This is a predicted structure of a 102-nucleotide RNA (Glycine riboswitch aptamer) from Rhodoplanes serenus. The prediction has a mean pLDDT of 77.
[in-house]
RNA sequence: AACGACGAUGCGGGAGAGACCGGCCGAGGCCGCGAGCCAAAGCCGGCGCCGACGGAGCAACACCCCCGGAAACUCUCAGGCACCCGAGACCGCAUCGAUCGG
Numbered sequence: 001a002a003c004g005a006c007g008a009u010g011c012g013g014g015a016g017a018g019a020c021c022g023g024c025c026g027a028g029g030c031c032g033c034g035a036g037c038c039a040a041a042g043c044c045g046g047c048g049c050c051g052a053c054g055g056a057g058c059a060a061c062a063c064c065c066c067c068g069g070a071a072a073c074u075c076u077c078a079g080g081c082a083c084c085c086g087a088g089a090c091c092g093c094a095u096c097g098a099u100c101g102g
Stems, first nucleotide, its partner, number of pairs: 003101003006097008018047001020046005028038003048081003054077001055075003061068001
């Protein structure tokens, strides 16, 4: 030096769980044009559920005590629950970069 680790950026892949119930509102559509029918999205309430953004908890270990102490495990506060979408862990590729190894 190549290369590897680490961080950032870009691109690609990337799961899970009610098309739930009730009310309000109502884009739009149907029509015999009525005080009719169907109804997306949004808001409120309710029960159920998910876990791979975020958040929280803990084992071994360590320690006189206190403090410390991981996760893809656990809990679900926030978030999410047809398709689409995407806060999406993690994986791959590329580029850049202070540092460490080399």